[in-house]
RNA sequence: UCCUGAAAAGGGCAAACCUACGGGGACGUAGGGACGCAAAGCGACGGACCCAGGACGGGUAGCCGGGCUGCCAGG
Numbered sequence: 001u002c003c004u005g006a007a008a009a010g011g012g013c014a015a016a017c018c019u020a021c022g023g024g025g026a027c028g029u030a031g032g033g034a035c036g037c038a039a040a041g042c043g044a045c046g047g048a049c050c051c052a053g054g055a056c057g058g059g060u061a062g063c064c065g066g067g068c069u070g071c072c073a074g075g
Base pairs, nucleotide, nucleotide: 002075003074004073005072012037013036017032018031019030020029021028022027035062041068042067045065046064047063048060049059050058051057
């Protein structure tokens, strides 16, 4: 540096749902909560879907691809 994630250690994240706040909404943030996740870390580049006041507007990275970065173990 590349490939892999069966087992192990230390850990990490947190779906649905509930509460509060923000937003017109999709949805976001915080707390609770765990269905899951080896990038479920970051970021809207392409596709997809969603919202919409229809504008080269907004949202989803836990829909897929690609990009950047990274822990442990094995090869």